This is a predicted structure of a 93-nucleotide RNA (Glycine riboswitch aptamer) from Coprococcus sp. AF21-14LB.
It matches the Rfam family "Glycine riboswitch aptamer". The family is grouped with related families in Rfam's "Glycine riboswitch clan".

RNA sequence: UGAAUUUUCCAGUGAGAGAGUCGCAAGGCCGCCGAAGAUGCAAACCAUAUAUAAGUUGGUGAAACUUUCAGGCAAAAGGAACAGGAAAAGGAC
Numbered sequence: 001u002g003a004a005u006u007u008u009c010c011a012g013u014g015a016g017a018g019a020g021u022c023g024c025a026a027g028g029c030c031g032c033c034g035a036a037g038a039u040g041c042a043a044a045c046c047a048u049a050u051a052u053a054a055g056u057u058g059g060u061g062a063a064a065c066u067u068u069c070a071g072g073c074a075a076a077a078g079g080a081a082c083a084g085g086a087a088a089a090g091g092a093c
Stems, first nucleotide, its partner, number of pairs: 005089006012082002018030001020029003031073003037069001038067001040065001044060004
């Protein structure tokens, strides 16, 4: 000097599923969705008793998969992910 990468913020694009029904309302009932968040797991790795290995048991262990807990099913709001901008960390060539 300031690449990859990471985090935060800003704005952009952004899916799915009943404008269901009962009730003054809060909410209830039935039917659905997966892309806030969350749950669970493969391979692999580690540990453990056994002489070693395998096998057993336990742990770590990803997702847009899974569960639908939460959330959502007109509009609004929210919304993973993608790309853009700014700041910080970082320190490749």
Taxonomically the source falls in Coprococcus (Bacteria, Bacillati, Bacillota, Lachnospiraceae). The RNAcentral record of the sequence draws on Rfam.